[in-house]
RNA sequence: UGAGCAGACUGAACAGUCGCGGGUACAAAUGCCGAAAGGCUGUAUGCGAGGAAAGUCCGAGCUCUACAGGGCAGAGUAACGGCUAACGGCCGCCGGGGGCGACCCCAGGGAAAGUGCAACAGAGAUAUACCGCCGGCAUUUGUCGGUAAGGGUGGAAAGGCGAGGUAAGAGCUCACCGGCGCAGACGGAAGUCUGCGGCCCUGUAAACCCUACUCAGAGCAACACCGUGGACGGACUAUACGCUUGCCCGGCGUGUCCGGUGGAGGUGGCAGUGAGCAGCGCGGUAACGUGCUGCCAAGAUAGAUGACUGUUUAAAACAGAACUCGGCUUAUAGGUCUGGUCUACCC
RNA sequence: GCCGGUAUGGUGGAAUUGGCAGACACAAGGGACUUAAAAUCCCUCGGAGUAAAAUCCGUGCCGGUUCGAGUCCGGCUACCGGCA
Numbered sequence: 001u002g003a004g005c006a007g008a009c010u011g012a013a014c015a016g017u018c019g020c021g022g023g024u025a026c027a028a029a030u031g032c033c034g035a036a037a038g039g040c041u042g043u044a045u046g047c048g049a050g051g052a053a054a055g056u057c058c059g060a061g062c063u064c065u066a067c068a069g070g071g072c073a074g075a076g077u078a079a080c081g082g083c084u085a086a087c088g089g090c091c092g093c094c095g096g097g098g099g100c101g102a103c104c105c106c107a108g109g110g111a112a113a114g115u116g117c118a119a120c121a122g123a124g125a126u127a128u129a130c131c132g133c134c135g136g137c138a139u140u141u142g143u144c145g146g147u148a149a150g151g152g153u154g155g156a157a158a159g160g161c162g163a164g165g166u167a168a169g170a171g172c173u174c175a176c177c178g179g180c181g182c183a184g185a186c187g188g189a190a191g192u193c194u195g196c197g198g199c200c201c202u203g204u205a206a207a208c209c210c211u212a213c214u215c216a217g218a219g220c221a222a223c224a225c226c227g228u229g230g231a232c233g234g235a236c237u238a239u240a241c242g243c244u245u246g247c248c249c250g251g252c253g254u255g256u257c258c259g260g261u262g263g264a265g266g267u268g269g270c271a272g273u274g275a276g277c278a279g280c281g282c283g284g285u286a287a288c289g290u291g292c293u294g295c296c297a298a299g300a301u302a303g304a305u306g307a308c309u310g311u312u313u314a315a316a317a318c319a320g321a322a323c324u325c326g327g328c329u330u331a332u333a334g335g336u337c338u339g340g341u342c343u344a345c346c347c
Numbered sequence: 348g349c350c351g352g353u354a355u356g357g358u359g360g361a362a363u364u365g366g367c368a369g370a371c372a373c374a375a376g377g378g379a380c381u382u383a384a385a386a387u388c389c390c391u392c393g394g395a396g397u398a399a400a401a402u403c404c405g406u407g408c409c410g411g412u413u414c415g416a417g418u419c420c421g422g423c424u425a426c427c428g429g430c431a
Stems, first nucleotide, its partner, number of pairs: 002342002005339006012312007020048002023045005031040003050318001054329002057327005062219004074215005080092004094108001095106004109210002114208002116204003130151002132147006159177002162174003178200002180197007223268004230261001232259005240254005276295008348430007357373003366414001375391005393404003407423005
């Protein structure tokens, strides 16, 4: 210089004017709407979308329902160790694969417990002799047997490859490589290394299944409370109840009152002392834990977070809370920073 | 907001346990019959490619598992239904 890898951050800023939604304080009216519950005003002040608020894919808080205990069924996860409230998340490490490298990827338990499946092709798909090779008998073609070295089919054909050996062959024997089993050493473990044993066994579990571990179900439109009317039950019955002026007479009307369930409607849940945020320190390789100090930071129910002007060269990405958190995944213009790698040149 | 489901020719809709994708019906095009039409009968019918074949692609899209995926698994998109 060029190429490339990993990680972190940002996601317009400032000023002015006019608006919108909640919170707090003060003020005013004592009013208006509504049967009630409840809601409605002005001024000041403070706050007012995101890194993904998204997908709703995992894990929780919370609420209701169910539940003596245990088991079956069902669902999920999958090397090992750790972190965490928990997780299918994160960190470290092991094994495998890719890259010259920085580094990246892996649904990564078991096929040697059992069952199923392996279309077409091929003689044969877990058992086999089609061609070939070899031997015996026949002697032109055949027939009986041996053989998985060679041909052919297939994704896959009885560990691979070389030598010995043999009638021809074959782990039949041997060296090397791979797998499996056993033993020893190292490691906390997965595992690694070494030695021994011819033990050599198809693939598929994102097919059934086996092993180990985890799991009640539903979801804030959950759920709790207040509730005109209406269903239902009870009381009173024209000497009842309501209205008409507080009472009486009079007049008018016909069901009225109480309990009770919970359909509209309203309130809470729900606006945060919380697995909370920021800074500094300590422990740990890290995820993370912990101590001190400081802070309290959107929130509705037709749903606020906007518009205009000026400056910054240009203001343009993906996109917008709806019970709340921890993750993952997906979308994302432009920009900034840090640490490695390869390459070219120079010293 | 929460929960559940579906996607295969132009349309509806099959495809058994993963094994030749599009059966069947409708629609459409061509032909026969008819003076002309309807009805009926025959043929064609996803795309590319070819003289005709062969061949390649194709089950909403992107990946994965597998020898092999419409089917199994993950992510995304569109649509449908339910819950006050």